[in-house]
RNA sequence: UAGAGUUUGAUCCUGGCUCAGGAUGAACGCUAGCGACAGGCUUAACACAUGCAAGUCGAGGGGCAGCGGGGCGGCAGGCUUGCCUGCCGCCGCCGGCGACCGGCGCACGGGUGAGUAACACGUAUGCAACCUGCCCGUGGCAGGGGGAUAAGCGGGGGAAACCCCGUCUAAUACCGCGUAACGCGGCCUUGGGGCAUCCCCGGGCCGCCAAAGGGAGCAAUCCCGGCCACGGAUGGGCAUGCGGCGCAUUAGCUAGUCGGCGGGGUAACGGCCCACCGAGGCGACGAUGCGUAGGGGUUCUGAGAGGAAGGCCCCCCACACUGGUACUGAGACACGGACCAGACUCCUACGGGAGGCAGCAGUGAGGAAUAUUGGUCAAUGGGCGCGAGCCUGAACCAGCCAAGUCGCGUGAGGGAAGACGGCCCUACGGGUUGUAAACCUCUUUUGCCGGGGAGCAACGGGCGCCACGUGUGGCGCCACUGAGAGUACCCGGAGAAAAAGCAUCGGCUAACUCCGUGCCAGCAGCCGCGGUAAUACGGAGGAUGCGAGCGUUAUCCGGAUUUAUUGGGUUUAAAGGGUGCGUAGGCGGAGCGUUAAGUCAGUGGUCAAAUUGAGGGGCUCAACCCCUUCCCGCCAUUGAAACUGGCGCUCUUGAGUGGAAGAGAAGUAUGCGGAAUGCGUGGUGUAGCGGUGAAAUGCAUAGAUAUCACGCAGAACCCCGAUUGCGAAGGCAGCAUGCCGGCUUCCUACUGACGCUGAGGCACGAAAGCGUGGGGAGCAAAUAGGAUUAGAUACCCUAGUAGUCCACGCCGUAAACGAUGAGGACCAAGUGUUGGGGAAGACCCAGUGCUGCAGUUAACGCAGUGAGUCCUCCGCCUGGGGAGUAUGCACGCAAGUGUGAAACUCAAAGGAAUUGACGGGGGCCCGCACAAGCGGUGGAGUAUGUGGUUUAAUUCGAAGCAACGCGAAGAACCUUACCAGGCCUUGACAUAGGGUGCGAAGCUAUGGAGACAUAGUGGAGGUAAACAUCCAUACAGGUGGUGCAUGGUUGUCGUCAGCUCGUGUCGUGAGAUGUUCAGUUAAGUCUGGCAACGAGCGCAACCCUCGUGAUGUGUUACCAAUAUCGAGUUAGGGACUCACAUCAGACUGCCGGUGAGAAACCGGAGGAAGGCGGGGAUGACGUCAAAUCAUCAUGCCCCUUAUGGCCUGGGCUACACACGUACUACAAUGGCGGCGACAGAGGGCAGCGAGCCUGCGAAGGCAAGCGAAUCCCCAAAAAGCCGUCCCAGUUCGGAUUGGAGUCUGCAACCCGACUCCAUGAAGUUGGAAUCGCUAGUAAUCGCGGAUCAGCAUGCCGCGGUGAAUACGUUCUCGGGCCUUGCACACACCGCCCGUCAAG
Repeated sequence: UAGAGUUUGAUCCUGGCUCAGGAUGAACGCUAGCGACAGGCUUAACACAUGCAAGUCGAGGGGCAGCGGGGCGGCAGGCUUGCCUGCCGCCGCCGGCGACCGGCGCACGGGUGAGUAACACGUAUGCAACCUGCCCGUGGCAGGGGGAUAAGCGGGGGAAACCCCGUCUAAUACCGCGUAACGCGGCCUUGGGGCAUCCCCGGGCCGCCAAAGGGAGCAAUCCCGGCCACGGAUGGGCAUGCGGCGCAUUAGCUAGUCGGCGGGGUAACGGCCCACCGAGGCGACGAUGCGUAGGGGUUCUGAGAGGAAGGCCCCCCACACUGGUACUGAGACACGGACCAGACUCCUACGGGAGGCAGCAGUGAGGAAUAUUGGUCAAUGGGCGCGAGCCUGAACCAGCCAAGUCGCGUGAGGGAAGACGGCCCUACGGGUUGUAAACCUCUUUUGCCGGGGAGCAACGGGCGCCACGUGUGGCGCCACUGAGAGUACCCGGAGAAAAAGCAUCGGCUAACUCCGUGCCAGCAGCCGCGGUAAUACGGAGGAUGCGAGCGUUAUCCGGAUUUAUUGGGUUUAAAGGGUGCGUAGGCGGAGCGUUAAGUCAGUGGUCAAAUUGAGGGGCUCAACCCCUUCCCGCCAUUGAAACUGGCGCUCUUGAGUGGAAGAGAAGUAUGCGGAAUGCGUGGUGUAGCGGUGAAAUGCAUAGAUAUCACGCAGAACCCCGAUUGCGAAGGCAGCAUGCCGGCUUCCUACUGACGCUGAGGCACGAAAGCGUGGGGAGCAAAUAGGAUUAGAUACCCUAGUAGUCCACGCCGUAAACGAUGAGGACCAAGUGUUGGGGAAGACCCAGUGCUGCAGUUAACGCAGUGAGUCCUCCGCCUGGGGAGUAUGCACGCAAGUGUGAAACUCAAAGGAAUUGACGGGGGCCCGCACAAGCGGUGGAGUAUGUGGUUUAAUUCGAAGCAACGCGAAGAACCUUACCAGGCCUUGACAUAGGGUGCGAAGCUAUGGAGACAUAGUGGAGGUAAACAUCCAUACAGGUGGUGCAUGGUUGUCGUCAGCUCGUGUCGUGAGAUGUUCAGUUAAGUCUGGCAACGAGCGCAACCCUCGUGAUGUGUUACCAAUAUCGAGUUAGGGACUCACAUCAGACUGCCGGUGAGAAACCGGAGGAAGGCGGGGAUGACGUCAAAUCAUCAUGCCCCUUAUGGCCUGGGCUACACACGUACUACAAUGGCGGCGACAGAGGGCAGCGAGCCUGCGAAGGCAAGCGAAUCCCCAAAAAGCCGUCCCAGUUCGGAUUGGAGUCUGCAACCCGACUCCAUGAAGUUGGAAUCGCUAGUAAUCGCGGAUCAGCAUGCCGCGGUGAAUACGUUCUCGGGCCUUGCACACACCGCCCGUCAAG
């Protein structure tokens, strides 16, 4: 010492990106009341108009252009007649003074940062190698001469700048001479000291060097100057240690280079320069080169260590248009000096000239961007002067700019069951804006008006007094001096009066709603918002933050421990060099002594000021300013001696040597061996061989393959053989021999730290590849052929060349891996194995494996062979992609290798683990899933639904399974939602207000297609309601949109066996455990085991129904016995059937076997039924944004004389086609005709309708019974028996069409069903493919019902007849459990790579 967002379905980690903070010489946008303090060209060291920025001294000098005074002369005027005024001339006489000579200054002050990587700067030292004007101190001196020159005067040239010639003159200008040592130089010398050359003090001799005057005064004299020497102070010069920058893709640089001797030069040392001599000097502790840059005090940031910066202020340096050079001077190589060269600008008479704002203002240009051509020398400071003073764009002030910091204000108190307005809502009302406003009381900072009004001022000057050498110093008094500025400040007055904005409101991050928009417009720092309900865009209301500012942009530090010294890593995330030897370097065992380099402490010096910290003080506060104090570091000195280092002595445990044994595929060279393969020769032998999933190419009658014998060639070494051994790594395997390296054990004699690591360097280094020469059996890139395939430049097959082998030489790389650098010490165990020791052992040493504790790790895992705890040294890493690419360099014959970027781009890329889903992964198991069967669909005709097309409309929805005889259990009108036309507008319907009413519904008539309109009739109800109508407005209405805003309902996986929770435990966590495992089951069914123990929703059971029995009750059901001619018809009966109730029964209960003395399974007995007895109802957590806004409900949006409402007609019934679902068939197990038996379940009053009559028939007429165990529908049909047909488009099949009818209905044209007669189409069992079904099932046969006026091949039910087959789980589909892989998570219909095309 604060963190957060972002990789994932979720998690932990690694890791980058981004944000919150502070800062700025800033800029931009919006806004703006005041003051104080500080600041203001970061870009073009780009170019500059104009003005100003360095002069001063007359007390150095000659002078007199201009000014003032004076004197003299002349002229004019006035008058007071000797004065005034004016003009002219003369005189430098006085004050002064342009230009000139001379002195001092101009080397300061001011500006800028181009250059500079350097002793430039900082810091600390040194100079025995130096200088220093003005200033201070001490000692001394100034004698006497000389010659010039500017100005001036005269003349000349030139456009100008300016120049030339002649002549005169002065000085504190210039030059000799004299004088001079405590000065300088040389020589000799006493003494002392040091640092190598040497330095200091004293003495002697010789030589050399000075000067200027001026002012005041009557003068004496004093003052200001001058010269020499020494000393001080100040300022400089030189040298040295240390420190502060990027690139090694800059590794070698250097001839005055390095040194010496001697000279020259300088203030001074020095290759600074020169001659000669020598050959050195610098460099991985980074020379040289390139790039960049003024350095420091300090500033910003940071907890600090650090990082970044060097604007203002201070110090140093450098520069002054660019480059060079010197002159003068104490000082310059000189910003407002000179000369030369160059570029540029200007003037020009074209011959020549002039200039240098990086001084202050100012202009242009550049730029996102930076001010006034201001005032004053009043103060501070500087130059000159004796002084007054002059000069000073230094400085002090003012002006402009919110560009920064600090301070102040824009009001304060009261004021509500809370105004108006705005906004929002669940909207008769409430919330919010909000005590906010209004209103009442009060205050007056700042601003405005009026008045007063500082401090900055003291020097200096004048006068007086005092001290000492009349000038200096001190004291007192007097007058004068302010740019800023009538400013600060103070007093008074009026008056809430004149003064608030900016950004934000999805998360990070404080702050939320409405409307608009609809992946558009736009936002965005990161993640990301926007595709019709956007807290993310735009507006509004509200809120939050800061506030005369607020946001944005840019840049720096922080957060970032994300370059890690403090303080990181390297098995798998980025990262251990392929391996060894070894140089420099780094580090280094034990004891003693010594030293004092590191280290530590005391003291001293320095660390400029300012700044920062601490304490205090002054401006009303603060910022700001002032005072005091502290401070890193460096240097010196004194001391300490533990540790490190140095030196010396010693030691044996590290390391090594010696002796004795041992193991081994360690290396290298030579020789030898057998099997196999191929080839050659010969023999036997005959038709194939070979090869594959299947084949073909290929080989073979010219004799293959096979087999025998002999021979040849090359390569590799079976068994042993292993979880083995050896080696530094790469790697090493037949046997023998030679040579050679390393290792281990035992013994304990020797050396005495000889060690570890190791940048560069050197060496080794699989395979492939390269060069030269051999060799070549087998194998085999390339290549050829055959297959496979959509293709197949592949996988498979047949051939086959480099190569593989040897020798020599290159290459130098690999997933060169244990993805784990080397060495050392320490830190639980257990168990294999190799080698050795030992008499032996449970022992010891060296290796090599496994399990595992502590510890560690993000986890996986590692764990004495560490990835543990520490020490030493080396290599390497710093987001992904671009890229191990480009370029440079080095190496290589080449291939290539080593070293190794950037632009650009992304918000991630990644590691480990978790849960799912998935796999042409594995294991186990189910299901009419396959298989085994039976019957269908797909072909035909028709029906029906859908698509498509058509149409005014063919209303809408449903879309793989899970849409398509589905919503629709029934479209001629209606339905109806669609279309055309005709109409209505508070409406067909609901609620509410008011008015009117005598006359509502209904009926009739007329018009009209009808809605409707008009008239009549009618008579409910009567002033309350109701009803009708009219008016007004709220509203009604919508099958309009959104099923991706929803409720409800439903489908599907699936009646599959699963889905979860609590507590506990394990894990950093996501999660796991339980639910896994062993059995078993239809079942997460049950049993056993188990860090789990329990529980819930599911399963099962409880419910309904069928199958057996019992009991109860018997009418309309039933009829055995009795009666009856007959019929359950009646009497009778309560036995049977049946019906309705209530019970019983089945539970693996019993037996045997198997199993674990379990659960359970198999078999059996009994039983109507046996292991779930059959069927139904019942559908877990969830999935599919599945379906439905058109059943209904509903948010939002939309329509409102229409998207609402009424009506007539049409359409939903169309028809080249395509698909689904059905019906009927194709026939003889059949058709037709005749005879004629047996159900169940239902329905019935606007109904079912017996029976009788009529009709061929549909049906009609009459009509009993029955609201139904009573009557009716009701005939069951197939089956059965008899007859016929004889395999054909038929006596099959019935479509289509013609004709005639029946029925329903307001109405059968579009568009109903049925009947009769006639017609008699396709179709002869159906391609690929596909569906249903496991028993009373399939198949087949008929019957009923709902809807309904009528309309059924559909749907929902009912019974009759009544099979076949299941070996089995390899395969297809779907599902369950466990496990494994994963780069998938929208989850394999995933993800993702390459090519091509378009843009």